[in-house]
Context: one part of a larger RNA
RNA sequence: UCGUGGUGAAGGAACUCGGCAAAAUACCCCCGUAACUUCGGGAUAAGGGGGACCUGACACGUCAACACAUUUUCUGUGGGUAGCGUGGAGGGUCGCAGAGACCAGGCCCAAGCGACUGUUUACUAAAAACACAGGUCCGUGCGAAGUUGUAAGACGAUGUAUACGGACUGACUCCUGCCCGGUGCUGGAAGGUUAAGGGGACCUGUCAGGGUAGUGAUACCCGAAGCGGAGAACUUAAGCCCCAGUAAACGGCGGUGGUAACUAUAACCAUCCUAAGGUAGCGAAAUUCCUUGUCGGGUAAGUUCCGACCUGCACGAAUGGAGUAACGAUUUGGGCGCUGUCUCCACCACGAACUCG
Repeated sequence: UCGUGGUGAAGGAACUCGGCAAAAUACCCCCGUAACUUCGGGAUAAGGGGGACCUGACACGUCAACACAUUUUCUGUGGGUAGCGUGGAGGGUCGCAGAGACCAGGCCCAAGCGACUGUUUACUAAAAACACAGGUCCGUGCGAAGUUGUAAGACGAUGUAUACGGACUGACUCCUGCCCGGUGCUGGAAGGUUAAGGGGACCUGUCAGGGUAGUGAUACCCGAAGCGGAGAACUUAAGCCCCAGUAAACGGCGGUGGUAACUAUAACCAUCCUAAGGUAGCGAAAUUCCUUGUCGGGUAAGUUCCGACCUGCACGAAUGGAGUAACGAUUUGGGCGCUGUCUCCACCACGAACUCG
């Protein structure tokens, strides 16, 4: 000096991002126990008192004897002494201290998030993430849909729509508004477009042969069949275009100008655009840039916190909205208790490093 423990005057969170760590609380009995609430809880709420040993009135439990009933015996009912056990007023004794050591909840208030128990990043994240019961939508009529396999087959399921698969939401309470123009899905089939295939008009290569010119060699022209090349009209499905439906499908949910008898504001009017212009509820919020918004509360002093306001940069309704008792090794703010966290460090024990021998 470090580590692990222990103690500490006065103060008691002044420490610090933050009470991190430590301290404190702790068991049993009795009294007592709020808001809120889904009436179950909250609750060991909170907050108090008692606790050892000796003696011990008294109360209670059990229980020979005895009595009655029944019976073949077993047994049942009453009865209550001693003994044993439980509780125990009162009295006494000792210590600083009686749940004497070990063991053994700190509590309260308010808010966010997630209903809850549960699950998760084995080895830096346990959470507000995942799951969840509940809700909704879509598919599936059974050789089901779906999954897997080349297939046979298997799972689904020895199940049958109160079933199974997929998607979203996430207890409960109150609710879940408007938009189908775009994208998707479902349905429709009149018309347009549309592949291979079918179809082969027309054109064309080659060539037997023929023709013209030439004495001839040869040159040019026409050209059947066959074998080839290219190929129009016409025919032809789904799809797409098209027409509808559908938002607890993907998603979206405006601007400008004016107006009231102070001022301000605008219930009101006009106008442009849109598929429709954000309803209820909430709101400086896990969302608010400006921003430490403004007002109130708490503090001597509060960028955090709580309650309001609404000017929502850029909340908003199952990518759910707003509440919510209970729950949480969750996050935030405050208080009581408690303390070496601190003012401000000191000492002790053990261990280690280091120095000397």

Model confidence (mean pLDDT): 87 of 100.
A computed fold for a 357-nucleotide part of an RNA from an activated sludge metagenome, annotated as large-subunit ribosomal RNA, domain IV.
It matches the Rfam family "Bacterial large subunit ribosomal RNA".